[in-house]
RNA sequence: CGGGUCGGCUGGACGGUCGCGUUGCGGGUGACCGCACCGAGGAACGUCCGGGCUCCACAGGGCAGGGCGGUGGGUAACACCCACCCGGAGCAAUCCGCGAGACAGUGCCACAGAGAGCAGACCGCCUCGAAAGAGGUAAGGGUGAAAGGGUGGUGUAAGAGACCACCGGGGGCCGUGGUGACACGGCCCGCCAGGUAAACCUCGCCCGGAGCAAGGCCAGACAGAGGAUGUUGACGCGGCUCGCCGAGUCCUCGGGUAGGCCGCUGGAGCGGCACGGCAACGUGUCGCCGAGAGAGAUGACCGUCCACGGGGCGCAAGCCCCCGGACAGAACCCGGCGUACAGGCCGGCCCGUUCA
Numbered sequence: 001c002g003g004g005u006c007g008g009c010u011g012g013a014c015g016g017u018c019g020c021g022u023u024g025c026g027g028g029u030g031a032c033c034g035c036a037c038c039g040a041g042g043a044a045c046g047u048c049c050g051g052g053c054u055c056c057a058c059a060g061g062g063c064a065g066g067g068c069g070g071u072g073g074g075u076a077a078c079a080c081c082c083a084c085c086c087g088g089a090g091c092a093a094u095c096c097g098c099g100a101g102a103c104a105g106u107g108c109c110a111c112a113g114a115g116a117g118c119a120g121a122c123c124g125c126c127u128c129g130a131a132a133g134a135g136g137u138a139a140g141g142g143u144g145a146a147a148g149g150g151u152g153g154u155g156u157a158a159g160a161g162a163c164c165a166c167c168g169g170g171g172g173c174c175g176u177g178g179u180g181a182c183a184c185g186g187c188c189c190g191c192c193a194g195g196u197a198a199a200c201c202u203c204g205c206c207c208g209g210a211g212c213a214a215g216g217c218c219a220g221a222c223a224g225a226g227g228a229u230g231u232u233g234a235c236g237c238g239g240c241u242c243g244c245c246g247a248g249u250c251c252u253c254g255g256g257u258a259g260g261c262c263g264c265u266g267g268a269g270c271g272g273c274a275c276g277g278c279a280a281c282g283u284g285u286c287g288c289c290g291a292g293a294g295a296g297a298u299g300a301c302c303g304u305c306c307a308c309g310g311g312g313c314g315c316a317a318g319c320c321c322c323c324g325g326a327c328a329g330a331a332c333c334c335g336g337c338g339u340a341c342a343g344g345c346c347g348g349c350c351c352g353u354u355c356a
Stems, first nucleotide, its partner, number of pairs: 001352010012305007020039002023036005041327001045338002048336005053211004060242004065207005070084005085099001086097004100202002105200002107196003122141002124137005149167006168192002170189008215262004224253006236244002269288008306325001308324005313318001
């Protein structure tokens, strides 16, 4: 320098003129006006997981149901993160894997094919037979995503792990290393008869439900009527059941209201430094306060600059003119994941080439 791969940061700047929202102060009887501070994001998004918080037995048992699934760690918790293992792709950096169990049982394997799961015999080969055919066989051919391990030999009528040698796989026992998944090594066993568990199922671990319109307080308005059911236990605790609670509950018609306050943002918070750890992360210490809402405010224009892209001018350097500055927007709060994004900046590593 070229190509690749992984990660981090950023998401226009300044000034002016109008405009919006909360809060505070001041003015006004009031509608409202003035001043000051503050006022979206890395994803505020999708609402897909996990928690906090609140109420329902101080949240209980069993069944059913759901989720997760290599190992070790992190965490409040997780389906997330970190490190490692195994398998696959790549020369490599690195990336990908819904990664337990198919010797517990059941099911399924389309089409093709003779045969698809305690295999099978179409062509072929061999034996018998005049032939038709019968028997043996699974090496060779053919079908298929998949057909009983591969190569060579012994053997045989022809053949076959039937037997032997080597190679590959599997299982058992033992040793070494590792916390472990696992790796490496030795001996033995011809064990070699598939796949599928995002099919039922089995094993291990985890999970009660509803959600801030949760839930609580205050103020105000109104008018009740009819029916059903219930202390022989209703309603409620997501389903069933056990258990708990203990007096209302449900439907129809009619009437009234649709206001205020709390919850509400200071928190598993953010930043710096030190220490422990490979890391995720943890501990200590110092500093900081960064929206809170009610159907919901944070915008628009102009000027200068900042990049970069496209177009015009020009032989070119050039920089004069025009156009373009993404995705998107809080609503109880956190931790993740996933998805969208005009562009810009920085760094690690790998491969190749050239020069020293």